[in-house]
Predicted 3D model of a 138-nucleotide RNA (FMN riboswitch aptamer (RFN element)) from Hydrogenispora ethanolica. The sequence is in RNAcentral, with records from Rfam.
RNA sequence: UAUCUCCUUCAGGGCAGGGUGCGGCAGAGUCCAAUUCCCGACCGGUGGUAGUGGGUUAACCCCCGAGUCCACGAGCCUAACGGCUGAUCUGGUGCGAUUCCAGAACCGACGGUACAGUCCGGAUGAGAGAAGGCAAAU
Numbered sequence: 001u002a003u004c005u006c007c008u009u010c011a012g013g014g015c016a017g018g019g020u021g022c023g024g025c026a027g028a029g030u031c032c033a034a035u036u037c038c039c040g041a042c043c044g045g046u047g048g049u050a051g052u053g054g055g056u057u058a059a060c061c062c063c064c065g066a067g068u069c070c071a072c073g074a075g076c077c078u079a080a081c082g083g084c085u086g087a088u089c090u091g092g093u094g095c096g097a098u099u100c101c102a103g104a105a106c107c108g109a110c111g112g113u114a115c116a117g118u119c120c121g122g123a124u125g126a127g128a129g130a131a132g133g134c135a136a137a138u
Base pairs, nucleotide, nucleotide: 002138003137005135006133007132008131009130010129017039018038019037023032024031025029041118042117043108044107045072046071047070048069053063054062055061067106068105075084076083077082088104089103090102091101092100110121111120112119
């Protein structure tokens, strides 16, 4: 110095505004009443992702960026083994981009409730992983 083990901390955001009215009532009013319906608004976990360029070479690092690419976590099903699990195109720039710029789209667990990505609940939970630290071994 690196690896592994261990410890600590951290590790998710979001209905502005309008319409309708399931239903409610010491009581029928142009009253109350959906963050769920309709119009519209808003949000985006973690890691990875370029060679013929640059940092004097290599290693390594940086330029370098994704909700919709590749994985993972969460979530769901099962007695267990195990299984399931959303969504993007077009044009531009460039050596290189489904990641940048412009435009137009699309997606979002379970339970509750007037049908929920955004409210309440499981959850003061779990967690991909991130940062830091002691000791020992190699």